This is a predicted structure of a 64-nucleotide RNA (transfer RNA) from a marine eukaryotic metagenome. RNAcentral holds the sequence, with entries from MGnify. It matches the Rfam family "tRNA". Rfam links the family to the GO term triplet codon-amino acid adaptor activity. The coordinates come from a structure-prediction model, not an experiment, and the mean pLDDT is 82.
């Protein structure tokens, strides 16, 4: 100096509703599995403080 956000890989504009893909789960399909399609769930945004009406985003300390 760069990074830490869902199980994994990663997004998130100038500070303004935290998302996608894959995986998992349920269903359809079928001799069975896989593949494909549909649906659903999943978050203390590394920890603690500060600023602010409002912080993943800015500031400080710490951890990795």
């Nucleotide at each position: 100096g760069g990074g830490g956000u869902a199980g994994c890989u990663c997004a998130a504009u100038c500070g303004g509703c935290a998302g996608a893909g894959c995986a998992a789960c349920g269903g359809a399909c079928u001799g069975u599995u896989a593949a494909u399609c549909c649906g659903c769930a999943g978050g203390u945004u590394g920890u603690g403080a500060g600023u602010u009406c409002g912080a993943g985003u800015c500031u400080c300390a710490c951890c990795c």